[in-house]
Context: one part of a larger RNA
């Protein structure tokens, strides 16, 4: 390459979205490319392979069969792929109706807390810690009221909640705009699907450009401990961040370490969450999510078990002995810091 794997041993892409290509419901009727038969001509000659018979045997080398599993034409065959033409509604999607939630995006507003300032009352401490001192403080702090003024996060409610086309994520009250999910029914489209190399678009923190803003926390630093030392845990300070606007990076144990999609099949209990369906001449139902068990059946085991890691079929990614190494070296992308792509020597 095959085979054979990917929850935890190597491996599921951070996550959607699509194009190319792979796959592709149900009936029917044409066609006859693919398929399957026949039939002809081809398919050089040595080789290979069965037979013979020739060198003393053998290897060798002769002479005959077969064979060359092809490829071209042609008649046929139509079950299954395809093509084509018609038809269907179960797959997808559209409307109608109601309900749901911390979905986005922009505004406006609130009300504790914290910091400052200004006044007022008040007088020696106040802060910290395992103990301490560094800091603050009669130029009147701390502490207690009053007023202002400012940035960030939104206590309880709150959960095993919920929400989002996915994943990163999303929590004060509210007003505008946009997007969805479910259910429950009518009605219409009539296969319009699924996935998806490349593409493209989203993507926590850090960190990065340009201008705001800086309450509180805090890398770096600086002081004070503390210790043998102490570039640190402790403490007093405190820059850059941390907040907004835009624009860049594109990585995370981006984790369910678990790729998607099928109303695909396979005992059951039990708990929420949002409908619907009945409500006493009733009912223990059903669908879409979220969890906890738990049996078949799966695994090395731990476990997973209708939200599968069980039983398929189909498309995508990636795995192939540890370390050299996710490094070199080149190539794309970046303001840069790096990111992507990515090996060998050599050694175990």
């Nucleotide at each position: 390459u095959u085979g054979g794997g990917u929850u935890u041993a190597a491996a599921g892409g951070g996550u959607g979205c699509g194009u190319a290509g792979g796959c592709g419901g149900c009936u029917u009727g044409a066609u006859a490319a693919g398929u399957c038969a026949g039939u002809g001509g081809u398919g050089a000659a040595a080789u290979c392979u069965c037979g013979a018979g020739g060198c003393u045997c053998a290897a060798c080398a002769u002479c005959g069969a077969a064979a060359c599993u092809g490829c071209c034409a042609u008649u046929g065959a139509u079950a299954c792929u395809g093509u084509u033409a018609a038809a269907c509604u179960u797959g997808a999607g559209u409307u109608c109706a109601u309900u749901u939630g911390a979905a986005g995006u922009g505004g406006g507003c609130g009300g504790a807390a914290u910091a400052c300032a200004u006044c007022a009352u008040g007088u020696a401490g106040c802060g910290g810690u395992g103990a301490a001192a560094u800091g603050c403080a009669u130029a009147g702090a701390u502490a207690u009221g009053a007023u202002g003024u400012a940035g960030a996060a939104c206590a309880c409610c709150g959960a095993u909640u919920g929400c989002g086309a996915a994943a990163g994520g999303c929590a004060g009250c509210u007003c505008a705009c946009u997007a969805a999910a479910c259910u429950a029914u009518u009605a219409c489209u009539g296969a319009c699907g699924c996935u998806c190399a490349g593409g493209g678009a989203c993507g926590a923190a850090a960190g990065c450009g340009u201008g705001g803003g800086g309450a509180g926390c805090g890398a770096a630093c600086a002081g004070g401990a503390u210790u043998a030392g102490a570039u640190a845990c402790c403490c007093u300070g405190g820059u850059a961040g941390u907040c907004c606007a835009c624009g860049c990076u594109g990585u995370a144990a981006a984790c369910u370490a678990u790729g998607g999609g099928u109303c695909a099949c396979u005992c059951g209990c039990u708990a929420u969450u949002a409908g619907c369906g009945a409500u006493a001449c009733a009912a223990u139902g059903u669908u879409a999510g979220u969890g906890g068990c738990a049996a078949a059946g799966c695994g090395a085991a731990a476990g997973c078990a209708u939200u599968a890691a069980g039983u398929a079929a189909u498309c995508c990614a990636c795995c192939u002995g540890g370390g050299a190494a996710g490094u070199a070296c080149g190539g794309u992308c970046g303001c840069a810091a790096g990111a992507u792509u990515g090996a060998a020597a050599c050694u175990c």